[in-house]
RNA sequence: UAUUUAUCCAGAAAGACGGAGGGAAAGGCCCGAUGAUGUCUUAGCAACCCCAGCAAUGGUAGGUGCUAAAUCCUGCUUCACUGCCUCUGCAGCGAAGAAAGAUAAAGC
Numbered sequence: 001u002a003u004u005u006a007u008c009c010a011g012a013a014a015g016a017c018g019g020a021g022g023g024a025a026a027g028g029c030c031c032g033a034u035g036a037u038g039u040c041u042u043a044g045c046a047a048c049c050c051c052a053g054c055a056a057u058g059g060u061a062g063g064u065g066c067u068a069a070a071u072c073c074u075g076c077u078u079c080a081c082u083g084c085c086u087c088u089g090c091a092g093c094g095a096a097g098a099a100a101g102a103u104a105a106a107g108c
Base pairs, nucleotide, nucleotide: 003106004105005104006103007102008101013042014041015040016039017038021031022030023029026074027073028072043067044066045065047064048063049062050059051058052057071100076097077096078095079094081092082091083090084089
């Protein structure tokens, strides 16, 4: 690293360094010199592993992970409704699913 499975509307920030873009990509919308993103330290959260328990649930010593916004929102498909319209169409709105991504546990 291919691949598989599960989850993704909950939760949790201060200081130091540094100095311009950042939020994966496109569109949107946000964050950012009142210093973002990032790195380090400390603190915290508890998603998975783990530990206790029949379970509900609890714990945070340990391994990962995380600590703006639902994965920040949308994109693709199907379906329901509404409007325009009479078009295998367009727009709006909602539901389900997919794709992409993230994380964990496996796996080689």